Overview: This is a predicted structure of a 692-nucleotide part of an RNA (large-subunit ribosomal RNA, domain II) from a Bdellovibrionota bacterium. Rfam family: Bacterial large subunit ribosomal RNA. Its family is annotated with ribosome and structural constituent of ribosome in the Gene Ontology. The coordinates come from a structure-prediction model, not an experiment, and the mean pLDDT is 84. NCBI's taxonomy places the organism under Bacteria, Pseudomonadati, Bdellovibrionota.

Context: one part of a larger RNA
RNA sequence: GUCAGCGAGUUACUUUUGCAAGCAAGGUUAAGACGUGGAGUCGUAGCCGUAGCGAAAGCGAGUCUGAAAUGGGCGAAUAGUUUGCAGGGGUAGACCCGAAACCCGGCGAUCUUACCAUGGCCAGGCUGAAGCGUGGGUAAUACCACGUGGAGGGCCGAACUGAUGUGGGUCGAAAACCGCUCGGAUGAGCUGUGGUAAGGGGUGAUAGGCCAAUCAAGCUGGGUGAUAGCUGGUUCUCUCCGAAAUAUAUUUAGGUAUAGCUUUAGGAAAUUUUAUCACGGAGGUAGAGCACUGAAAGGGCUAGGGGUCUUUACCAGAUUACCAAACCCUCACAAACUCCGAAUGCCGUUGAUAACUACCCUAAAAGGCAGUCGUAGGGUGAUAAGGUCCUAUGACGAGAGGGAAAGAGCCCAGACCGUCGGCUAAGGUCCCUAAAUGUACGUUAAGUGGUGAACGUUGUGAAGUUGCUUUGACAACUAGGAGGUUGGCUUAGAAGCAGCAAUCCUUUAAAGAAAGCGUAAUAGCUCACUAGUCUAGCGACUUUGCGCGGAAGAUACAACGGGGCUAAACGUACUACCGAAGCUACGGGUUUACAGAUCUUAGGAUACUGUAAGCGGUAGGAGAGCAUUGUAGCAUAGGCUGAAGGUCAACUGAUGAAGAUGGCUGGACGAACUACAAGAGAUCAUGCUGAC
Numbered sequence: 001g002u003c004a005g006c007g008a009g010u011u012a013c014u015u016u017u018g019c020a021a022g023c024a025a026g027g028u029u030a031a032g033a034c035g036u037g038g039a040g041u042c043g044u045a046g047c048c049g050u051a052g053c054g055a056a057a058g059c060g061a062g063u064c065u066g067a068a069a070u071g072g073g074c075g076a077a078u079a080g081u082u083u084g085c086a087g088g089g090g091u092a093g094a095c096c097c098g099a100a101a102c103c104c105g106g107c108g109a110u111c112u113u114a115c116c117a118u119g120g121c122c123a124g125g126c127u128g129a130a131g132c133g134u135g136g137g138u139a140a141u142a143c144c145a146c147g148u149g150g151a152g153g154g155c156c157g158a159a160c161u162g163a164u165g166u167g168g169g170u171c172g173a174a175a176a177c178c179g180c181u182c183g184g185a186u187g188a189g190c191u192g193u194g195g196u197a198a199g200g201g202g203u204g205a206u207a208g209g210c211c212a213a214u215c216a217a218g219c220u221g222g223g224u225g226a227u228a229g230c231u232g233g234u235u236c237u238c239u240c241c242g243a244a245a246u247a248u249a250u251u252u253a254g255g256u257a258u259a260g261c262u263u264u265a266g267g268a269a270a271u272u273u274u275a276u277c278a279c280g281g282a283g284g285u286a287g288a289g290c291a292c293u294g295a296a297a298g299g300g301c302u303a304g305g306g307g308u309c310u311u312u313a314c315c316a317g318a319u320u321a322c323c324a325a326a327c328c329c330u331c332a333c334a335a336a337c338u339c340c341g342a343a344u345g346c347c348g349u350u351g352a353u354a355a356c357u358a359c360c361c362u363a364a365a366a367g368g369c370a371g372u373c374g375u376a377g378g379g380u381g382a383u384a385a386g387g388u389c390c391u392a393u394g395a396c397g398a399g400a401g402g403g404a405a406a407g408a409g410c411c412c413a414g415a416c417c418g419u420c421g422g423c424u425a426a427g428g429u430c431c432c433u434a435a436a437u438g439u440a441c442g443u444u445a446a447g448u449g450g451u452g453a454a455c456g457u458u459g460u461g462a463a464g465u466u467g468c469u470u471u472g473a474c475a476a477c478u479a480g481g482a483g484g485u486u487g488g489c490u491u492a493g494a495a496g497c498a499g500c501a502a503u504c505c506u507u508u509a510a511a512g513a514a515a516g517c518g519u520a521a522u523a524g525c526u527c528a529c530u531a532g533u534c535u536a537g538c539g540a541c542u543u544u545g546c547g548c549g550g551a552a553g554a555u556a557c558a559a560c561g562g563g564g565c566u567a568a569a570c571g572u573a574c575u576a577c578c579g580a581a582g583c584u585a586c587g588g589g590u591u592u593a594c595a596g597a598u599c600u601u602a603g604g605a606u607a608c609u610g611u612a613a614g615c616g617g618u619a620g621g622a623g624a625g626c627a628u629u630g631u632a633g634c635a636u637a638g639g640c641u642g643a644a645g646g647u648c649a650a651c652u653g654a655u656g657a658a659g660a661u662g663g664c665u666g667g668a669c670g671a672a673c674u675a676c677a678a679g680a681g682a683u684c685a686u687g688c689u690g691a692c
Stems, first nucleotide, its partner, number of pairs: 001692006011092013026048003032042003052059002062074004095233002098230001102223006113197009122187001124156003127152001131148006160184003165180004199215001201211003236625006246259005261367001262365006272358001273355006279348003287340001288338002293334002297330004302324001304323002306320004371396010401412003416588004421584003427578003430563003436575001438574006449565001455549003459546010476533005482506003488500002512527001515526003589615008597606003626681001628678006638669001645665005651659002
């Protein structure tokens, strides 16, 4: 890991509600006794009910309060009680498994820690303390030299003991080892044997170390089924209904209580409820506005302040490209501004229409109080987040089906079952891939479509405004573009063209005291402007459609699902078709309601018939069944002419749990039916046991 077996709401007492039965102003026995052996009878103590009120004395359909109640509180108009079954609550382990812990009694120092007693062990080499001897030396010591001597938690290094670094090992050879290397090695040394100290205790050169592979409190038995607001698990089927993830409170926030929301039973029946329309209301949001409160831009006017000037000592005065209240004009902002002010929503009234009890009351049983995303209105945040917190609504949750390539929450649409029937929705109709290579008119040339901004664009389509133009425009080409004059000033120079001021006149078809290049300054080349040639449109601008640039990412074309497409892209209009579990056709099931039929104890019941409507579903509520084991009845069913069990099969149940029949096997028990009682159903608990 697989398979098989086992494995979780039970039992006792009590209380409450419902259903059923008995009796009923009553109901009922308990212990016990007699009896039975699936037998009941007796037993009246007691309990509940029949009267309440008051703290009580007490009174009593009343009573209490009070001095007293016209008052107020609690009562009085009767239905209970016993048993059974079912759903809840309580007390018990109370659906099952699961702690870490706590307490009590024992067992442990053969491991290890410390100590005690008694034994054992430490190759070899090195160093050479004190003391002593001899000699020298001294007044005598001291001191010096040589020798002797053999000290030391001394030195090097085996045994022994330890464990520094590293490699290996890591389901190992080993639940701490192996190799190399390394520390101590006469000492606070190592070691044998025996003994002592025990669990909030020991021992500890202290690491919370060690106390038998166990230590911030050993092991073992018991209290014990400790407790677990926590995690996991909790076993057959079908039918009907069907939530919540909110409020309030909480040593409360992943728990619980009450309310809201669900279910079941009973009741009430009131134009009760809901929706739309009509009508009547309250309101201060969106918007808007500046009349208030504040904030704010420009200008005007004008107090005040600042600067400058002035006789400046002061007062007073003049002036000002400064600041500026109030006031006026223009502009314009606000959740905590409002002279105004919707749409929705909300409340109400009586009518109408629709639904037809959906509303409301009582009782019982719940689940739930971690929500998520989309759209709209907001707060917070950064007008960030698949962020967070509210309001409204939808979906998911608990919702399958079709579309969006794929997809909880988007779009369409709510699945009782069947059909090789039909019609549609969203979305689609070249191929993958069901259906148009559809029709008409435009747009796009960028593979735009098939990501992206400010900004840029003489890409191209549409609409419009305006100017020039056959008295010839625009572009191009040919020619001219002059004179006073090198204008004045400035300047070394300044001659159209460094700079300053001015910017006239003349000749002209036209020509600036010059728009640019250029020179040291001139010169030179263009331009404006004019004529000619040519010939029909040429400029400027506004609005708008579709494009283009802007455009850089990590394995990969990779920003259409793919192929591929110039439409098979985009815009407008139209026709046809495809397309779902939607709608519809036919058949069937079931629930509820109604009607009929049948039966009837006349209350009603039904498994029969018809019609109509419903039948997605988690938590959860309600109902009806299937299977297993046993007991009683049927009962003398059946059974060696073959029971139960096993195994195989293409059968039945047009809902299922399931059931029948036959073959083979098996070898002695045992269906069906009607009731009753449960050790009553397992793919799952890192479940338990066994087998492989």